RNA sequence: GGGGGAGUAGCUCAGUGGGAGAGCACUACGCUGAAGACGUAGGUGUCGUGAGUUCGAUUCUCACCUUCCCCA
Repeated sequence: GGGGGAGUAGCUCAGUGGGAGAGCACUACGCUGAAGACGUAGGUGUCGUGAGUUCGAUUCUCACCUUCCCCA
């Protein structure tokens, strides 16, 4: 230098045009002498950044950023 993958909650990830979610973790309360386990409640997020298409974008298109792999 060329090609490809990934970027969504604290972590691991799902979601492929119209409601942003799951598990774990965390917080509060209940339970306990206390803790753990269990039960109930709680999402706190610029969907990497910017622009475009569209009535509407996490989702489609383009550029850029970060990261991983391959080729040279």
Predicted 3D model of a 72-nucleotide RNA (transfer RNA) from a Candidatus Pacearchaeota archaeon. Lineage of the source: Archaea > Nanobdellati > Candidatus Pacearchaeota. Its mean pLDDT, the model's own confidence on a scale to 100, is 82. Rfam family: tRNA. Its family is annotated with triplet codon-amino acid adaptor activity in the Gene Ontology. Rfam classes the family as a transfer RNA.